Predicted 3D model of a 73-nucleotide RNA (Glycine riboswitch aptamer) from Harryflintia acetispora.

RNA sequence: GACCCGGGAGAGACCGCCCAUGCGGCGCCGAAGGGGAGAGACGCGAGAAACUCUCAGGCAAAAAGACCGGGUC
Numbered sequence: 001g002a003c004c005c006g007g008g009a010g011a012g013a014c015c016g017c018c019c020a021u022g023c024g025g026c027g028c029c030g031a032a033g034g035g036g037a038g039a040g041a042c043g044c045g046a047g048a049a050a051c052u053c054u055c056a057g058g059c060a061a062a063a064a065g066a067c068c069g070g071g072u073c
Stems, first nucleotide, its partner, number of pairs: 001073007012026001014025004027059003033055001034053003042047001
């Protein structure tokens, strides 16, 4: 690093047309990805955050999910 298993947060099951998971409206979230700053941890250095923006994404459950633990190669 790849794959498998387990854990894994936040925020309207909002409103209208309407029954197409479609379109429009208002509000909101930060933990895929992306942008910005970067004085912090870390790093010899280059860099670099869970800081910040919210473009993308998301706001019942499910799925996804940074990251953490274990296993195989």